[in-house]
RNA sequence: GGGCGACUAACUCAGUUGGUAGAGUGCAUCCCUUACAAGGAUGAAGUCGGGGGUUCGAGUCCCUCGUCGCCCACCA
Numbered sequence: 001g002g003g004c005g006a007c008u009a010a011c012u013c014a015g016u017u018g019g020u021a022g023a024g025u026g027c028a029u030c031c032c033u034u035a036c037a038a039g040g041a042u043g044a045a046g047u048c049g050g051g052g053g054u055u056c057g058a059g060u061c062c063c064u065c066g067u068c069g070c071c072c073a074c075c076a
Stems, first nucleotide, its partner, number of pairs: 001072007010025004019056001027043005049065005
C1' cells in the first nucleotide's frame, strides 16, 4: 500500500424487507433473611464509533474518517 471483517446500555451480544432500539450479566430500590448469599418484584441506563449524503423515515443503504482484528503485497 491492497482486500475482508468488527464497532449497538458498564460488559457480552441480538436486531428479519429501511418503519416505536432489545436480551443476558452487572447496577439501584423493594420483598424474603437475625444478617449475607441465593431467589422474587420493579426500575434506571443508548449521539447505534465520528462526520456527511439518500429518503416521508436510516442501527440497517451510499461516501468519508477513526479504532481493533485477519489475510496479501512491498521495504529493510
Source information
A computed fold for a 76-nucleotide RNA from Meiothermus hypogaeus NBRC 106114, annotated as transfer RNA. Its mean pLDDT, the model's own confidence on a scale to 100, is 81. Its Rfam family is "tRNA". Taxonomically the source falls in Meiothermus hypogaeus (Bacteria, Thermotogati, Thermales, Thermaceae). RNAcentral holds the sequence, with entries from ENA and GtRNAdb.